[in-house]
Context: one part of a larger RNA
């Protein structure tokens, strides 16, 4: 990983509801006993008080007032089946606690009697002998043979590496390494035992198991956790809220779900009448805050200084304008919310009982709050989806967009979206856009380009091009080293000739000088600017696996804007058959038929079933003319199933209607075998 078989709401009491059945103001027996019987005893049939007690009433209280609890509903007793208590209580699952025991054959430590350490250096003490001294000291030479000394097998460790890593090994192999007369190694006996031992101490080590061994018992501990939970079809269909919790992944109430049994209460519209301080306004209030006038008062100067004057300073309150607010309102909406009328409506709403599960939510669109007017952030609210919802779009995508799946058809219509090919399904008119915009992106930026609107010049010649003029007073004054149109400053609405030319529009010069411009004439012949709205483009525009920012091909329309006709597209409608459940009617009495409306579904309540082993039925039926079991086929039921038949099989199955359960696997890192 597979196959087989096994694997989980049971069973006792009690307690409560539901069916049902028996008797009924009763009902029912427990031990016991063959059986009849046992009526001790328990619910009910009367409450109400602490109680005494009273009694359809009592209690409170002085009270005959009030109030409280009652009186006006039939129970019991079995058997079935919901749920609840206790018990292990659907099932496996700790890691720990508690008792009585085995363990020192490993290993750690002690204690007994052993063993054992190749060679090889070194050369302490003491002696000796000599030398020295008064005598010692002390020096030389031999001897000696010390020593947690040296080097180095054997033995003993484990320092480094590589391998090994389902190994050859559950800690080793190979090559270095350190210690090897010692706090050495080692053998054999023995001893200390679990909150205790032993520990040159690492919580080490006490039988491959140690921050408290290991057996076995308490024991089916406990487990608010995890995980599993076993046939089948029907009708309904949640919540992820709120309070409160040593309470946050747990539970109690209460909301939402079911399921019965009452009531007919809901509900949507329209109209009528309510209350209300939000959105919005607004600036009286309550604050905030801008500029104007205007003042008391402050500052500063004068001052004969407690007075006066006086100021281009500041200035409260006033007052004009114009603003801002969740904790501002002298307004004030639309929903919304209560009623209360009609009108629709096979329709929901309450209450009572009986079983829930839920209390981690996500996104989306709106209205806030927080955050950074950041988050696929965080917190509320209304609403919708997904949760628990499949189809069909959005390439692909729980939550978006359309649509909510009873079955069946090789039948039609459409929705959202789409109709060049991938890939079902288009044309037709009109206008835009050249960017592959379309097919990602701002501020801001530009004689792209379409469209309008409004002025302005223009054949008496515009706008560009080209020719040619652009002067004189004067280099205005002033300033200045110089300032000549062109550093600066005054002035420039000087003045003159002029077809026309500023005391001058840029370049330039140290200043001049030069070069242009405004203005003017020509040449040329028809349209030119200017502005400002608007359509679609253009710049801007740099990222990491791969072109990668149309889904691809590819497209100049197969973009884009507008109009019109069509076609395609789902499980949506609708056709045709056909099933089930509820409502109403109507046959006729239990099922039929008519008509309508319904049948997505997770937790989860509810109801109908199929099927497997026992037992009764059964001393019956089937069966060696061949049971059960195996393997095939056929048929047949909405489904669990079911009949028949073929072949293997070789002795036992059982209809029916009812009873009883060790009653139905694919999961449980499930348990036994086996491949």
């Nucleotide at each position: 990983u597979c196959c087989u078989g096994c694997g989980a709401g049971u069973u006792a009491u009690g307690a409560u509801g539901u069916g049902u059945g028996g008797c009924a103001a009763g009902g029912u027996u427990a031990a016991g006993u063959a059986a009849a019987c046992g009526g001790a005893g328990c619910c009910g049939a009367a409450g109400g008080g602490a109680a005494a007690c009273c009694g359809a009433g009592u209690c409170u209280u002085a009270a005959u007032a009030g109030g409280g609890c009652g009186a006006u509903a039939a129970g019991u007793c079995g058997c079935a089946u919901g749920u609840c208590a206790u018990a292990g209580a659907c099932g496996c699952g700790a890691a720990a606690c508690c008792u009585a025991g085995u363990g020192a054959u490993c290993u750690a430590g002690g204690c007994c009697u052993g063993u054992c350490c190749a060679g090889g250096u070194u050369g302490a003490a003491g002696c000796u002998g000599g030398g020295g001294u008064a005598a010692g000291a002390c020096c030389c030479a031999g001897u000696g043979g010390a020593g947690g000394a040296c080097c180095g097998a054997a033995c003993u460790c484990a320092c480094c590496a590589c391998c090994g890593u389902u190994g050859a090994a559950a800690a080793g192999u190979u090559g270095g390494g350190a210690g090897a007369u010692g706090a050495g190694a080692u053998a054999g006996g023995u001893u200390u035992a679990g909150g205790g031992g032993u520990g040159a101490a690492a919580a080490g080590c006490c039988a491959a198991u140690c921050g408290a061994a290991c057996u076995a018992g308490g024991a089916g501990a406990u487990a608010g956790c995890u995980c599993g939970u076993u046939c089948u079809c029907u009708c309904c269909g949640a919540a992820a809220u709120g309070c409160a919790u040593u309470u946050a992944g747990g539970u109690g109430c209460a909301g939402c779900c079911u399921u019965a049994a009452u009531a007919a209460a809901g509900a949507u519209a329209u109209a009528u009448g309510g209350g209300g301080g939000u959105a919005g306004a607004g600036c009286u209030c309550u604050g905030u805050a801008u500029g104007g006038c205007c003042u008391a008062g402050g500052g500063g100067g004068c001052g004969u200084a407690u007075a006066g004057c006086u100021u281009a300073c500041c200035g409260a309150a006033g007052u004009c304008a114009a603003g801002c607010a969740a904790a501002c309102u002298g307004c004030g909406a639309a929903u919304a919310c209560c009623a209360u009328a009609u009108a629709u409506u096979a329709a929901u709403u309450a209450u009572u009982a009986g079983g829930a599960g839920u209390g981690a939510g996500u996104c989306c669109a709106u209205g806030g709050a927080u955050g950074a007017c950041a988050a696929g952030g965080u917190c509320c609210a209304u609403g919708g989806a997904c949760g628990a919802g499949a189809g069909g779009g959005a390439a692909a995508c729980a939550g978006c967009c359309c649509a909510g799946a009873c079955c069946a058809u090789c039948a039609g219509c459409u929705a959202a979206g789409g109709u060049c090919c991938c890939a079902a399904a288009u044309u037709a008119u009109g206008u835009c856009u050249a960017a592959g915009u379309g097919g990602g992106g701002a501020a801001g930026g530009a004689g792209g380009u379409g469209g309008a609107u409004a002025c302005u010049c223009a054949c008496a010649a515009a706008c560009a091009a080209c020719c040619a003029g652009g002067a004189g007073g004067u280099u205005g004054g002033c300033u200045u080293a110089g300032a000549a149109g062109c550093a600066g400053c005054c002035a420039u609405a000087c003045c003159u000739u002029u077809a026309a030319a500023g005391a001058g529009u840029g370049c330039g010069u140290a200043a001049u000088a030069g070069c242009u411009c405004a203005c003017u004439g020509g040449u040329c012949g028809a349209g030119a600017g200017u502005a400002u709205c608007u359509g679609c483009g253009c710049c801007g525009a740099a990222g990491a696996u791969u072109u990668a920012a149309c889904g691809g091909g590819g497209c100049u329309a197969a973009g884009a804007c507008a109009u019109a006709a069509a076609c395609c597209g789902a499980a949506g409608c609708u056709a045709u058959g056909g099933a089930a459940a509820c409502u109403a009617g109507a046959u006729u009495u239990u099922a039929u038929c008519u008509a309508g409306u319904u049948u997505g579904g997770u937790a989860g309540g509810a109801g109908a079933g199929c099927g497997u082993u026992c037992u009764g039925u059964a001393a019956g039926c089937c069966g060696u003319a061949g049971a059960a079991g195996g393997u095939g086929u056929a048929c047949u039921g909405u489904a669990a199933g079911g009949u028949a038949u073929a072949u293997u099989g070789g002795a036992g199955g059982u209809a029916u209607c009812a009873g009883a359960a060790g009653u139905g696997a694919g999961a449980a890192u499930g348990c036994a075998g086996g491949a």
Description
The part of an RNA shown here (large-subunit ribosomal RNA, domain II) has 675 nucleotides and comes from an activated sludge metagenome. The RNAcentral record of the full RNA draws on SILVA. The prediction has a mean pLDDT of 86.